[in-house]
Context: one part of a larger RNA
RNA sequence: UCCGGCGAGUUACCGUUUGCAGCUAGGUUAAGGCCUUACGGGCCGAAGCCAUAGGGAAACCGAGUCUUAAUAGGGCGAUUGUGUUGCGGGCGGUAGACGCGAAACUGCGUGAUCUACCCAUGAGCAGGUUGAAGCGCGAGUUAUAUCGCGUGGAGGACCGAACCCACUUGGGUUGAAAACCGAGGGGAUGACUUGUGGGGAGGAGUGAAAGUCUAAUCAAACGCAGAGAUAGCUCGUUCUCUCCGAAAUAUCUUUAGGGAUAGCCUCGAGCCACUAUGCACUGGGGGUAGAGAUACUGAAUUGGAUGGGGGCCCUUCCCGGGGUACCCCACCGAACCAAACUCCGAAUACCAGUGUAAUUAUCUCGGGAGUCAGUCCGCGAGGGAUAAGCUUCGCGGUCGAGAGGGAAACAACCCAGACCAUCUGCUAAGGUCCCGAAUUUAUACUUAGUCACUAAGGAAGUUGAUUUGCUAAGACAGCCAGGAUGUUGGCUUAGAAGCAGCCACCAUUUAAAAAGUGCGUAACAGCUUACUGGUCGAGCAGAUCUGCGCCGAUAAUGAACGGGAGUAAGUAUAAAACCGAAGCAGUGGAUUUAGUAAAUCUUCGGAUGAACUAAGUGGUAGGAGAGCGCUGUACGUCAGAUACAAGCCGUACCGGAAGGAACGGUGUCGGGGCGUACAGGUGAUUAUGCCGGA
Numbered sequence: 001u002c003c004g005g006c007g008a009g010u011u012a013c014c015g016u017u018u019g020c021a022g023c024u025a026g027g028u029u030a031a032g033g034c035c036u037u038a039c040g041g042g043c044c045g046a047a048g049c050c051a052u053a054g055g056g057a058a059a060c061c062g063a064g065u066c067u068u069a070a071u072a073g074g075g076c077g078a079u080u081g082u083g084u085u086g087c088g089g090g091c092g093g094u095a096g097a098c099g100c101g102a103a104a105c106u107g108c109g110u111g112a113u114c115u116a117c118c119c120a121u122g123a124g125c126a127g128g129u130u131g132a133a134g135c136g137c138g139a140g141u142u143a144u145a146u147c148g149c150g151u152g153g154a155g156g157a158c159c160g161a162a163c164c165c166a167c168u169u170g171g172g173u174u175g176a177a178a179a180c181c182g183a184g185g186g187g188a189u190g191a192c193u194u195g196u197g198g199g200g201a202g203g204a205g206u207g208a209a210a211g212u213c214u215a216a217u218c219a220a221a222c223g224c225a226g227a228g229a230u231a232g233c234u235c236g237u238u239c240u241c242u243c244c245g246a247a248a249u250a251u252c253u254u255u256a257g258g259g260a261u262a263g264c265c266u267c268g269a270g271c272c273a274c275u276a277u278g279c280a281c282u283g284g285g286g287g288u289a290g291a292g293a294u295a296c297u298g299a300a301u302u303g304g305a306u307g308g309g310g311g312c313c314c315u316u317c318c319c320g321g322g323g324u325a326c327c328c329c330a331c332c333g334a335a336c337c338a339a340a341c342u343c344c345g346a347a348u349a350c351c352a353g354u355g356u357a358a359u360u361a362u363c364u365c366g367g368g369a370g371u372c373a374g375u376c377c378g379c380g381a382g383g384g385a386u387a388a389g390c391u392u393c394g395c396g397g398u399c400g401a402g403a404g405g406g407a408a409a410c411a412a413c414c415c416a417g418a419c420c421a422u423c424u425g426c427u428a429a430g431g432u433c434c435c436g437a438a439u440u441u442a443u444a445c446u447u448a449g450u451c452a453c454u455a456a457g458g459a460a461g462u463u464g465a466u467u468u469g470c471u472a473a474g475a476c477a478g479c480c481a482g483g484a485u486g487u488u489g490g491c492u493u494a495g496a497a498g499c500a501g502c503c504a505c506c507a508u509u510u511a512a513a514a515a516g517u518g519c520g521u522a523a524c525a526g527c528u529u530a531c532u533g534g535u536c537g538a539g540c541a542g543a544u545c546u547g548c549g550c551c552g553a554u555a556a557u558g559a560a561c562g563g564g565a566g567u568a569a570g571u572a573u574a575a576a577a578c579c580g581a582a583g584c585a586g587u588g589g590a591u592u593u594a595g596u597a598a599a600u601c602u603u604c605g606g607a608u609g610a611a612c613u614a615a616g617u618g619g620u621a622g623g624a625g626a627g628c629g630c631u632g633u634a635c636g637u638c639a640g641a642u643a644c645a646a647g648c649c650g651u652a653c654c655g656g657a658a659g660g661a662a663c664g665g666u667g668u669c670g671g672g673g674c675g676u677a678c679a680g681g682u683g684a685u686u687a688u689g690c691c692g693g694a
Base pairs, nucleotide, nucleotide: 001694002693003692004691005690006689011095012094013093014092015091016090017089018088019087020086021085022084023083026050027049028048032044033043034042035041054061055060064076065075066074067073098236099235101233105226106225107224108223109222110221117199118198119197120196121195122194123193124192125190127159128158129157130155134151135150136149137148138147139146163187164186165185167184168183169182170181171180202218204214205213239627240626241625242624243623244622249262250261251260252259253258263371264370265368266367267366268365269364270363275361277357278356279355280354281353282352283351284350290344291342292341297338298337301334302333303332304331306330307329308328309327310326311324312323313322314321315320374399376397377396378395379394380393381392382391383390404415405414406413419589420588421587422586424585425584426583430579431578432577433564434563435562439576441575446570451566457551458550461548462547464545465544466543467542468541469540470539478535479534480533481532482531484508485507486506489503490502491501514529518527519526590617591616592615593614594613595612596611599608600607601606628683630680631679632678633677634676635675636674637673638672647666648665649664650663651662653660654659
């Protein structure tokens, strides 16, 4: 992992509600007793319980009573009431209460054969090295001291086996081993190692202290018990079909991943009209969007030969006067901003009235829920950086709980809401060259492989529109020619002659020609331009708006049309046709609800209900309904000796599903099938489920 079996809303009592049944102003028996055809049952039994009367804390009174001084007022009641008992269904309460699951807590015991420490008594430590004190002899000293040689054999001394340890590394890591093996390493007469016996224990022991060790278990051992501890947590919770169908919000919560009440769902009952709701009209209040500024509050730009104050500068013996590209306030002019500004002011929304449509959808009461983590998209806003697949609200939609078609693929985007069948048709979004169903359709325009990822910014790309100036008295571009004189203007300078720099920028001759546009020279020279003439012969130069493009455009396999490919099969504007979905329509069928209703049964109240018509039939949590199968019990019924029930194996049958037959084989006397009713240890792909097998 697979297969088979087992495996989870039960039972008791109480309450509440609903269905059915009995009796009914009453209903019912409990313990117990009697009878019996004998354990199936029948008959008694009126204590009690519920109802029949309430009010008050109570005494108590009573259709009233309490409050009170009250006969007032007020509260709760009465004024003609449906109860009660049993059984079944739903739900709640108390119990383990749908199942499995803690870590823990408490009690009583068992453990120191492992290990930590202690006590008693024993045992062990090859070999080699070093050579303390003391002592002896000698030297030496007044005597000591001191020195030398010998002797001696000390030491948590040295090297190193046994023994003990476990520092490094390799292997091992489903191991040979739940801690080992190999190679090295440390201690090895000591705070050493070790045998045997003994001691103390669970909030306790022991600890050269690591929360270590206390039998492979230790921040509180192990066994049994309380015990099915508790688990607002996780996981699991077993057959089918039909109808409806949510929520992820508000308030409160030691509350925030839990709950309660409301909201939203479902089922039953009631209500039937000035109903809810939609639409139309009419009437309302508002201060949002927008807008505004001499209509306020505040913000804020600029101008003023305005006025006032301050600073600074000049002048002045003092008084004062003058100036100001400075600052503030006011005033005037212009332009301008605001969620917490408003002289103004919508659309919507909301409220009310009238009319109209209207399928009860509304509302009231009662039974049962689930939901309280929402998500993305569009719009209006706050927070953030007018960031986020960000976050918090409001309005709407989708998903959630929604399949189908489109967007290559793609919960939340676009189209569209799947009862079933169909080798029928029409459409939506989106498409129509091939992959791929449908136009190689038509008419003009435009443009890059743009189309088919992006910005600021950049550019004689090009389309269309508008506009300004020049132009046959010849523009624009090119070519030919001229481009001069006073003068080398003055100053400066070594020099400055159009052309380092400063000042000025006149005049003459002219068709025109600067006291010079740019190169250039040390300075001149030289080239060139403005400007003019000729030649040529038709448009030229600029600006604004606009369509489609270009550059900007750099990342690791090639990867930014889905691919091929495309010059339209791109783009824009008009047009026709077609394809295209579970949408709509056709045909056939199933089912639900409502209406009409044949027929059957009947206790005459009613029940069941063919057929027809109309409208429906996506669905998670969840509510409601109808069924299938399994086991057992009771009653009825059926098959069976020419043998055979259940079970098991096989098969092309039937039913809308759970499922059910039939036939063949197997199965050899045990009991079974079917119908009705009752009862339940009643249905398993999942709980890291349990047991067995492979």
The part of an RNA shown here (large-subunit ribosomal RNA, domain II) has 694 nucleotides and comes from Lignipirellula cremea. NCBI's taxonomy places the organism under Bacteria, Planctomycetota, Pirellulales, Pirellulaceae, Lignipirellula. The full RNA is in RNAcentral, with records from ENA. The coordinates come from a structure-prediction model, not an experiment, and the mean pLDDT is 83.